[in-house]
Context: one part of a larger RNA
RNA sequence: CUGGGCUUAAAGGGCGCGUAGGUGGUUGCGUAAGUAACGUGUGAAAUCCCUCGGCUUACCCGGGGAAUUGCGCGUUAUACUGCGCGACUUGAGGACCACAGGGGAAGGGGGAACUCCAGGUGUAGCGGUGAAAUGCGCAGAUAUCUGGGGGAAGGCCGGCGGCGAAGGCGCCCUUCUGGGUGGUUCCUGACACUGAGGCGCGAAAGCGUGGGGAGCAAACAGGAUUAGAUACCCUGGUAGUCCACGCCCUAAACGAUGGAUACUAAGUAGGGGUCCCUGCAAGGGGAUCCUUGCCGGAGCGAAAGCGUUAAGUAUCCCGCCUGGGGAGUAUGGUCGCAAGGCUGAAACUC
Numbered sequence: 001c002u003g004g005g006c007u008u009a010a011a012g013g014g015c016g017c018g019u020a021g022g023u024g025g026u027u028g029c030g031u032a033a034g035u036a037a038c039g040u041g042u043g044a045a046a047u048c049c050c051u052c053g054g055c056u057u058a059c060c061c062g063g064g065g066a067a068u069u070g071c072g073c074g075u076u077a078u079a080c081u082g083c084g085c086g087a088c089u090u091g092a093g094g095a096c097c098a099c100a101g102g103g104g105a106a107g108g109g110g111g112a113a114c115u116c117c118a119g120g121u122g123u124a125g126c127g128g129u130g131a132a133a134u135g136c137g138c139a140g141a142u143a144u145c146u147g148g149g150g151g152a153a154g155g156c157c158g159g160c161g162g163c164g165a166a167g168g169c170g171c172c173c174u175u176c177u178g179g180g181u182g183g184u185u186c187c188u189g190a191c192a193c194u195g196a197g198g199c200g201c202g203a204a205a206g207c208g209u210g211g212g213g214a215g216c217a218a219a220c221a222g223g224a225u226u227a228g229a230u231a232c233c234c235u236g237g238u239a240g241u242c243c244a245c246g247c248c249c250u251a252a253a254c255g256a257u258g259g260a261u262a263c264u265a266a267g268u269a270g271g272g273g274u275c276c277c278u279g280c281a282a283g284g285g286g287a288u289c290c291u292u293g294c295c296g297g298a299g300c301g302a303a304a305g306c307g308u309u310a311a312g313u314a315u316c317c318c319g320c321c322u323g324g325g326g327a328g329u330a331u332g333g334u335c336g337c338a339a340g341g342c343u344g345a346a347a348c349u350c
Stems, first nucleotide, its partner, number of pairs: 004321003007304002012318001014201004021194003025088007033081002035077008049065006091191001092188003095184005103177007114150008125136002162169002206247006215241002220236004258317006267294012299306002323350003332343004
């Protein structure tokens, strides 16, 4: 390298868009580049292989053949691939009519709770725990009522229910906006799939500048517990959590399962359409498309399990793996304000 693999043993890129490249539906004509056949030239000799011969034999040597799996040229073939021209509609896209949705962005609004402030009532406790203590409170707390301020999060509905490529998304209203599904089968006519680089998005934490700060809460302080207790429990509490703009780019970024297409038994439940039958209606029954679960057959699998949403049967393209440790370290490069990220060894050792 080939062979072999990637749910859990090493191995799917966090996710998308897309460049080059690879791959590509049906059909006619042309061409003959790939492909194939035949012919021809070349593929030095020696060596290797076969055979015959020469040294008494062998090694060795000589003759002939084969081989040299390749390349050039010519002629021919046209199934497949390519190329050129034309056509098609089932792939793909569009138009029209509907539909569901926490998909995204901006602006506005409301209520519960919490906390703070002011005032009223009121008096000795409150709080907290396994039990306590630190803490708060006669300078009037806790409790309760009224008024006001503030920030953050969105109870019930709420659902193995919805949407999104992933990260993720949940009060209400408005504006802007992306995607999806169904129906008609009207239009374009292969416009497709994948995608090295590249570009964009990317939870939390973290960083920069400016705001904001109720609650919560790394660090920190105190009280407990304990042999100790740099913890678990308690009282406090700062970054942070929130907003704007700019960075960071990681994750058990998980379905630990890349994308696309086709094919291959059933059953059951949920979400979204369309059509038919029935009913006054809510509804009931059936067909079909999309979607989300469970169960399960063949098959697959080391097993667990997967099983039309495949881990089955196939094709195309990308990414990745090659014993454990050393090590996601060192070094170089590159990105970053930094933290650090990406790329990524070896010695040695078992």

The prediction has a mean pLDDT of 89.
Small-subunit ribosomal RNA, central domain from a Planctomycetota bacterium, 350 nucleotides, folded computationally.
NCBI's taxonomy places the organism under Bacteria, Pseudomonadati, Planctomycetota.
The RNAcentral record of the full RNA draws on ENA and SILVA.